c-di-GMP-I riboswitch aptamer from a soil metagenome, 91 nucleotides, folded computationally.

RNA sequence: GAUAAGGGCAAACCCAUCGAAAGGUGGGGACGCAAAGCCACGGGCCUGUGGCCCUUCCCGCAGGAGGGGCUAUGGCAGCCGGGCCGCCGAA
Numbered sequence: 001g002a003u004a005a006g007g008g009c010a011a012a013c014c015c016a017u018c019g020a021a022a023g024g025u026g027g028g029g030a031c032g033c034a035a036a037g038c039c040a041c042g043g044g045c046c047u048g049u050g051g052c053c054c055u056u057c058c059c060g061c062a063g064g065a066g067g068g069g070c071u072a073u074g075g076c077a078g079c080c081g082g083g084c085c086g087c088c089g090a091a
Base pairs, nucleotide, nucleotide: 001088008033009032013028014027015026016025017024018023031078037084038083039082041081042080043079044076045075046074050071051070052069053068054067055066056065057064058063
């Protein structure tokens, strides 16, 4: 960064699988992408198994069942910034 060449990736959705979920992976599929290659470092967003707090009910006072709030150590690189690496290339 050009209506160039050779190529690349693959949203939604479907199937399988892992996961509590968000989401990941494989196959199909293409909305798009010039870093839609890699890294959760900053911001942001998603989820809440677990944890903490509040609360309702049952109760044989041992405990049991539910509701709400907060929380990442779990995720998203196709939200933005940053870092690393890289293909082609006219005027």